[in-house]
The RNA shown here (small-subunit ribosomal RNA) has 1495 nucleotides and comes from a metagenome.
Its Rfam family is "Bacterial small subunit ribosomal RNA".
The RNAcentral record of the sequence draws on SILVA.
The prediction has a mean pLDDT of 83.

RNA sequence: AGAGUUUGAUCAUGGCUCAGGAUGAACGCUAGCUACAGGCUUAACACAUGCAAGUCGAGGGGCAGCAUGUCGGUUGCUUGCAACCGACGAUGGCGACCGGCGCACGGGUGAGUAACGCGUAUCCAACCUACCCUUGUCCAUCGGAUAACCCGUCGAAAGGCGGCCUAACACGAUAUGCGGUUCACAGCAGGCAUCUAAGGUGAACGAAAUGUAAAGGAGAAGGAUGGGGAUGCGUCUGAUUAGCUUGUUGGCGGGGUAACGGCCCACCAAGGCUACGAUCAGUAGGGGUUCUGAGAGGAAGGUCCCCCACAUUGGAACUGAGACACGGUCCAAACUCCUACGGGAGGCAGCAGUGAGGAAUAUUGGUCAAUGGACGGGAGUCUGAACCAGCCAAGUAGCGUGCAGGAUGACGGCCCUAUGGGUUGUAAACUGCUUUUAUAGGGGGAUAAAGUGUGCCACGUGUGGCAUAUUGCAGGUACCCUAUGAAUAAGGACCGGCUAAUUCCGUGCCAGCAGCCGCGGUAAUACGGAAGGUCCGGGCGUUAUCCGGAUUUAUUGGGUUUAAAGGGAGCGUAGGCCGUCUUAUAAGCGUGUUGUGAAAUGUCGGGGCUCAACCUGGGCAUUGCAGCGCGAACUGUGAGACUUGAGUGCGCAGGAAGUAGGCGGAAUUCGUCGUGUAGCGGUGAAAUGCUUAGAUAUGACGAAGAACUCCGAUUGCGAAGGCAGCCUGCUGUAGCGCAACUGACGCUGAAGCUCGAAAGCGUGGGUAUCGAACAGGAUUAGAUACCCUGGUAGUCCACGCGGUAAACGAUGGAUGCUCGCUGUUUGCGUCUGACGUAAGCGGCCAAGCGAAAGCGUUAAGCAUCCCACCUGGGGAGUACGCCGGCAACGGUGAAACUCAAAGGAAUUGACGGGGGCCCGCACAAGCGGUGGAGUAUGUGGUUUAAUUCGACGCAACGCGAAGAACCUUACCAGGGCUUGACAUUGAGUGAAAGGACAAGAGAUUGUCCCCUCUCUUCGGAGACACGAAAACAGGUGGUGCAUGGCUGUCGUCAGCUCGUGUCGUGAGAUGUUGGGUUAAGUCCCGCAACGAGCGCAACCCCUAUUCUUUGUUGCCAGCACGUAAUGGUGGGAACUCAAAGGAGACUGCCGCGGACAACGCGGAGGAAGGCGGGGAUGACGUCAAGUCAUCAUGCCCCUUAUGUCCUGGGCUACACACGUACUACAAUGGGAUGGACAGAGAGCAGCGAAGCCGCGAGGCCAAGCGAACCCCAUAAACCAUCUCCCAGUUCGGAUUGCGGGCUGCAACCCGCCUGCAUGAAGUUGGAAUCGCUAGUAAUCGCAGGUCAGCAUACUGCAGUGAAUACGUUCCCGGGCCUUGUACACACCGCCCGUCACACCACGGAAGUCAUUCACACCCGAAGCCGGCAGGCUAACCUUUUGGAGGCAGCCGUCUAAGGUGGGGGCGAUGACUGGGGUGAAGUCGUAACAAGGUA
Repeated sequence: AGAGUUUGAUCAUGGCUCAGGAUGAACGCUAGCUACAGGCUUAACACAUGCAAGUCGAGGGGCAGCAUGUCGGUUGCUUGCAACCGACGAUGGCGACCGGCGCACGGGUGAGUAACGCGUAUCCAACCUACCCUUGUCCAUCGGAUAACCCGUCGAAAGGCGGCCUAACACGAUAUGCGGUUCACAGCAGGCAUCUAAGGUGAACGAAAUGUAAAGGAGAAGGAUGGGGAUGCGUCUGAUUAGCUUGUUGGCGGGGUAACGGCCCACCAAGGCUACGAUCAGUAGGGGUUCUGAGAGGAAGGUCCCCCACAUUGGAACUGAGACACGGUCCAAACUCCUACGGGAGGCAGCAGUGAGGAAUAUUGGUCAAUGGACGGGAGUCUGAACCAGCCAAGUAGCGUGCAGGAUGACGGCCCUAUGGGUUGUAAACUGCUUUUAUAGGGGGAUAAAGUGUGCCACGUGUGGCAUAUUGCAGGUACCCUAUGAAUAAGGACCGGCUAAUUCCGUGCCAGCAGCCGCGGUAAUACGGAAGGUCCGGGCGUUAUCCGGAUUUAUUGGGUUUAAAGGGAGCGUAGGCCGUCUUAUAAGCGUGUUGUGAAAUGUCGGGGCUCAACCUGGGCAUUGCAGCGCGAACUGUGAGACUUGAGUGCGCAGGAAGUAGGCGGAAUUCGUCGUGUAGCGGUGAAAUGCUUAGAUAUGACGAAGAACUCCGAUUGCGAAGGCAGCCUGCUGUAGCGCAACUGACGCUGAAGCUCGAAAGCGUGGGUAUCGAACAGGAUUAGAUACCCUGGUAGUCCACGCGGUAAACGAUGGAUGCUCGCUGUUUGCGUCUGACGUAAGCGGCCAAGCGAAAGCGUUAAGCAUCCCACCUGGGGAGUACGCCGGCAACGGUGAAACUCAAAGGAAUUGACGGGGGCCCGCACAAGCGGUGGAGUAUGUGGUUUAAUUCGACGCAACGCGAAGAACCUUACCAGGGCUUGACAUUGAGUGAAAGGACAAGAGAUUGUCCCCUCUCUUCGGAGACACGAAAACAGGUGGUGCAUGGCUGUCGUCAGCUCGUGUCGUGAGAUGUUGGGUUAAGUCCCGCAACGAGCGCAACCCCUAUUCUUUGUUGCCAGCACGUAAUGGUGGGAACUCAAAGGAGACUGCCGCGGACAACGCGGAGGAAGGCGGGGAUGACGUCAAGUCAUCAUGCCCCUUAUGUCCUGGGCUACACACGUACUACAAUGGGAUGGACAGAGAGCAGCGAAGCCGCGAGGCCAAGCGAACCCCAUAAACCAUCUCCCAGUUCGGAUUGCGGGCUGCAACCCGCCUGCAUGAAGUUGGAAUCGCUAGUAAUCGCAGGUCAGCAUACUGCAGUGAAUACGUUCCCGGGCCUUGUACACACCGCCCGUCACACCACGGAAGUCAUUCACACCCGAAGCCGGCAGGCUAACCUUUUGGAGGCAGCCGUCUAAGGUGGGGGCGAUGACUGGGGUGAAGUCGUAACAAGGUA
């Protein structure tokens, strides 16, 4: 410090997620020790049991219990002891009691509280303070009771009641009494004063406890400590809480209090708080601090410290210095317990502990030794405060589980491998060493050098010193020494990327994983296991929460044209901000200093535990608040001045600015009249509609309403919405010029007010056109649409309402600054041409900005001020609430839930029922077909025991198959074999083969015969056959979506890329685009490109012309011979031909066009002319295209079978459908007779002449030929002549019958040919569709491969030999450029809504239930306060009767709980209902994205 994730890729926006740290944690696996710190976050839920506050006998009366003593008695027993009993308070002491002090501390908890509660600072002349300290004074005289005890009595108990005594430092009276309190009088002084008030005089009131002392008590003053009160500032969220308040705000006077105060009361006034957020609602103890962060911040408030509040819930007071009191009282309520049913008792949020709740949190421990507290003179007692121990990896820190050597790199495991090896791995074994820890045995008393008692001494009255005695829970501790022995001690998570670390096996979208992206559908580094590795380590992971990363709420430190985001516009209140100069002030500001900011914490040096964590002394920090000085630039404030901001005035010109009134013509529709006749209208085409009752058309006249043609524009005006015929009235703004006036009067603007298109609403008019709804006609699968014919509301006017728009420049307003060019509107200056200047409206650009597109003086640049708004997508601008509205609806405006994206700009492709250019038998122009018939063949389907398998748009279907009767053959039935039909190794044996016979369907089996291979160095070797046992063979079994190889297709289309450079943030672009040209990215020119590669072309083959060479089996011109005839023969080497090598064609030449180019057009010459014709040749890639059945091959599967052998069957089936062919339908023909001309091929298990036989297929015999020699082999169409005469025919030949032939082991299923006979459909073929541009189509035959036989198929060959192409609008395919895109699996794309189903959360809802908040009324406990007839009553007074005072009781105000009532808030639930979200393969359509087919 960043990273992953939107995309094919990119940049930016933006969310989600991760890596870090932390915790009072929990859970999973694992676990040796020590130190320190921590441990109910939930039910402020309920609590059994024990303990947590007592102490003082030096205050008192006393004596229950204990001890001592004395006395008496009894016993043991023996002269004094022991035990027991009794008496005596005599002594030590002491239960209970009176009294004093304490119990208000310490300890717990965080429910309540949004508050002067807390924090910080200040104030109290408005206050209190027991115990403690200091100063000074006093402590005198008396009195009456009461508890305990005793007696009696009630009650189950708790607990009372009555009576008789008695004491005090209990209580009371009197005296004295200070600087006290209250009152009165005058009153210095404070500028005055209703105010404060020094000091003075007088009056009234107010103390005590004994007592030698010590100690104690009382009054007063001061201190200290602790508390009380007041104030400034700070202190969570919500405006879907906007108004709140009647003791409320203030005053006079009282009451009350320690004290101020509406704290309380009577009266008077009507105030007080609030947008700087009152009130209400929700949540919450606050701080020091803790975590995180670079910081600013954000989050938290457990342990420790300070403050507050509370003690089952609510209320109340008493006592006291202090409480409205955790372990006190009273009352009410709930709960629990006891009960004799009449009544009582209780309060763990003290320490332990229990139950419950919960994911979850410890022992019913020890000691007062230390520290501290209460009481006491003290010893001391009490102290669950505290100190210790126990439990818990729950945290932090430290230590250990050994160290060194040791390679045949052991065994084993695991994986890989070139089979040598590699890895685990110096790891182990083994050798040596050490002993922290552990175990055992010893030693060891730090913390107490304190404290206390006693004694002595010093000073001199409570301190110090000395001596002595005594005090340790922890603790058998820490620590030290010795012995033993590597001995007692390692795991967890992870290994696809982020993120360090990989392989095998299993599984097969299953099981599962997952923080995000995402893995898993048979080769998973992602699941599970293993091996290995990585990280951390007494821990490691997971979960939860907080901060960080997140500049993702942005003060530091963000944005708003298009990503979320500028209010529709103006005016304007509060608020914020504000020109120049002078002067004053000192609030802000700066600086110095003072006080404070508790300690702990933090941090920097020290110190102590063996180190560290931890503890500890000192410094600093604690960024804050307040006081006192100083300064005066800036901000503020006061005063004075200025003119440039702003405004006013005068002048000029312009404008569709507003509003009211008037006027105008054209058009439209309607009406009347005329002319006129059959249609009009409308559309892609039609129909509905109108029309012989006279339409449309046309002429005249009239009526109505609405809108203003041309001018007209990138124009003008207005704040925006918006504004357009002409004229007039009224009203407003802006501009320019002048510089007369005011003198900062300004800018912005939350609330508020006003304006605000269209549609809509209300009332009343108006209604010509157009025209939602609606009706009809079309279109369509449907068409509630698009198109057409009609047509209501509306559109128009007046007056109101409404208040929204893509109200857009998707760009808030104001001011200043910052290069230019150009057009235009309105002014001004000017020499009337340039030009300059001001204000607008536009275009293009520099810098700069921006993610880019783009903006660019009209900023989206550089700055300042103010307002508004944004913070992932969906849910949703929805729900609820409130406000507005007649309604429609508008404004404000969430959440649950769900996703990992949604969105912007640009890039490359692909696509478009986008555009431009171009090409192709693509269309068009032609010729001939297919689709109809019959047959052949292939496919589908069906059938079957099997009809083997594959191929499926083009690019499967006469395809694999260049040929299924057996074989082939893979399929089916049956019969056989199991190391196998085939290969290798191999102990051993031997020939094997062949022939004959028998059984069997055959495979196979049996018998007989025949005999013994080759080579040899004679050792043996080789081939062949049999053969036990194994390894293994075998598979046309699966996967072409695991593959190689091969192939098809786009396409013989002209494309596909690279290096360097340049441009761009980048993906990418440029080059390769552009202008021409070409068959071509072919070439030329231009150009930030320059070059290059694979393709194109050429090089190769055939063919067209010619030359040279050679001349048999080919040829024969000339010469010669010969034949019935023939290159037949001699010969020839001319020609044809054969087959080798050359030549030739290159826009080379000429003209024109073109840009002086490339190139095109025409011409010459030439056999051939612009690529001469044909072939081979197939770029980068696409289609998971085809093939595991040619072959090869990974993995999987079968192994007496999915292998192999055999016989028979099947692949040839047949209601049907499709593809490809053949033959036809005839006269351009059929038949008959005669006649002519090829090329290219094949041939020995072959071609087979001639001859003979057969009507023929063919047969017999047989020459020649391994072929330029022989043969297949007569080419046919064609030509000539004859016939047929338009018909189901002398067309056509299917089918069938009979008879033959050939091949073959065998033609039944299931071959071909032939003769005779038979003579089907078919008369040119619907929608649709195919091929072909010249030696081509069409037509005619010939040959070959396969093959025993079988060809209408396939591959070749030559013969005859056309028509047409204007042209590129359209269909199809392709190329280039451009454009749009929401597509990128790329249009066979993407994607929307209803409906149906499942699940989830939410809203509404008659109601029901719970909770909470105030209000009104009723009742009203305890208690304080006030009052009181009567009752009771020790102290004092008294005339002894009473009085004062007190107590109980009663009454009243207040008031908790309770009751009743109507409301408000929040929540739960609710038949039914509403939309929303989510969900591999549901239904209906096709709304959006391309002009998305109606933008």